[in-house]
Context: one part of a larger RNA
Molecule: small-subunit ribosomal RNA, central domain
Organism: Methanobacterium sp. PtaB.Bin024
């Protein structure tokens, strides 16, 4: 429940493409459906309102008339806004062209330093670790120092409230394919748009089936400690796992805890992209001002807010459409579905209690 929300009280689906609904720029010109005016017909009586009668009166009940019955329909008419149908423009999408920015994405190749491990050379009694130790290595020569090799994994500095991406997220160097978005241009198409229930792709970590691979790190376990006790913080070891191909999963404080797209509404100052212009110039993509435009930050009028705060990147002011919330536990459970190999996802209650 025709109500008020949805950053932090309960509440934006993780994200995005996207059908169906909705919802939609400026203009002519016809239709006249929906609107809107008038008329006709209907919309039973009772009931309501007035006036007169009738019972001695009232109440009741008759009769006259009016009103409502907000519907429904038939006929004329109106065209403003919705609609539909023709055309028309360009400012909203979109293409095209043009020189840039980027850890954007997938493959393939090269590298880099440090770790373990071997080999070989040098040396020797200790290393190692901690608060202090111990368990652990080590005389089959350890730590260390030198040269060679062998793996796998990661990519220091640059590294910036820097940059890219729908969001998950993305950083060594190169190629080959590829998505995107900004500025400028104002050629072209002509509203082709906005959202978006379903559905559809995507989706970090853990986890999972098969094969690889396995330095290092490391759930679980196994030791020493520490402690009353330690299933823990610390320390020696260590398996899954972390890596790779290939298929599942579809959750996360998936966070900005803030759906999307548009409009409108004082500024101040950093930063990254392009542009336009001025000034210096050892002319170089070079210093340095200022200005539009996009992007991300900070600080703040007005307003907003319970307040913290927010404030042109809105939480100000308005449409358009989705999604969601409606007192706390039970409970994100039970049952059923519907997907998974399973984990479990996802849809999603009531008793009862308070």
């Nucleotide at each position: 429940u025709u109500g008020g929300g949805c950053c932090u009280a309960a509440a934006g689906c993780g994200u995005u493409c996207g059908u169906a609904g909705c919802c939609g720029g400026c203009u002519u010109g016809a239709u006249a459906a929906g609107u809107c005016u008038c008329u006709g017909g209907u919309g039973a009586a009772a009931u309501c309102c007035c006036g007169c009668a009738g019972c001695u009166u009232a109440a009741c009940u008759g009769u006259g008339g009016g009103a409502a019955u907000u519907g429904c329909u038939g006929g004329a008419g109106a065209u403003a806004c919705u609609a539909u149908c023709a055309g028309g423009c360009u400012u909203g999408a979109g293409g095209c062209c043009g020189g840039g920015a980027g850890a954007g994405g997938c493959u393939g190749g090269a590298g880099g330093u440090a770790c373990u491990c071997c080999c070989g050379g040098g040396g020797u009694a200790g290393g190692g670790g901690u608060g202090a130790a111990a368990u652990c290595c080590u005389a089959u020569a350890a730590u260390c120092c030198c040269g060679g090799g062998a793996g796998g994994a990661c990519c220091a500095c640059c590294u910036g409230u820097g940059g890219c991406g729908a969001a998950g997220g993305c950083g060594u160097c190169u190629a080959a394919c590829u998505g995107g978005a900004a500025c400028g241009g104002a050629c072209c198409u002509g509203a082709c748009g906005g959202u978006g229930a379903g559905u559809a792709a995507c989706g970090a970590a853990a986890g999972c089936c098969a094969g690889g691979g396995g330095c290092g790190c490391g759930a679980a376990c196994c030791g020493g400690a520490u402690u009353a006790g330690a299933u823990a913080c610390c320390c020696g070891g260590g398996u899954a796992g972390u890596c790779c191909u290939g298929g599942c999963c579809g959750u996360a404080a998936a966070c900005g805890a803030u759906g999307u797209g548009g409009a409108c509404u004082u500024g101040g100052u950093g930063u990254u992209g392009g542009g336009a212009u001025g000034g210096c110039u050892c002319c170089g993509a070079g210093c340095u001002g200022c200005c539009c435009c996009a992007g991300u930050g900070c600080c703040g009028a007005a307003g907003g807010g319970a307040a913290g705060c927010u404030g042109u990147u809105a939480a100000g002011u308005c449409c358009a459409c989705c999604g969601c919330c409606u007192g706390g536990g039970a409970a994100g459970u039970a049952c059923g579905g519907u997907c998974g190999c399973a984990a479990g996802a996802c849809u999603g209650a009531a008793a009862c209690u308070u």